THF (Tetrahydrofolate) riboswitch aptamer from a mouse gut metagenome, 96 nucleotides, folded computationally. The coordinates come from a structure-prediction model, not an experiment, and the mean pLDDT is 78.

This record gives sequence, structure tokens and C1' cells, in this order.
RNA sequence: CAGAGUAGAAUACCGCGCGUUAAGUGCCGACCGAACGGAGAGUUGUCGGGCGGACGAAAAGCCGAGGGCUUGCGGUGCGGUGUUCGCAUCUCGCUG
Repeated sequence: CAGAGUAGAAUACCGCGCGUUAAGUGCCGACCGAACGGAGAGUUGUCGGGCGGACGAAAAGCCGAGGGCUUGCGGUGCGGUGUUCGCAUCUCGCUG
């Protein structure tokens, strides 16, 4: 001087669910917490939790019918696989 590597994030597909009597997702606020290459530190960045606030929806058909099933719908949850991105930053370490 050059380079490698994580947690994780996004997305596609598959599987199993949830809601459709509207929860969830997304937005705003304050609070609490967590993670952030092999080591240490770590943000005004990232993620999570419950709380408060604003906004807000797609149902249809069928059956053996006080209940179920199928097809849809929801910026829906979890898991698996593929692809892409990937330590804010500082010091040290590793490879050439």
C1' cells in the first nucleotide's frame, strides 16, 4: 500500500400459520432494551419490546351448516433455500 472475513438487512420462491367480527404491516412520540468482521471501544446509524397518537382495508363461492372448506385479499407472522448488500467510525490483529 492492497485485500479477506461477521452479526444482520433487502428481495424471490417454497412450506406452515394469522387476520378479513381488522389484528398485523407502514407513519409519529417519549421510554426501555439488544446487536454491530478475530480483540477492544462504539454513534446522531440499525433492530426489538410494550405504551400513547394519527391514518386505514376485499371479499366471493361451496358443504354434511350454532361449524367448516375452497379461491382471493393484507405494504400479514414464522421457518427453509437462492440472490444481492454488509463491521457508521476509531485502535489493534490476520493475509499478500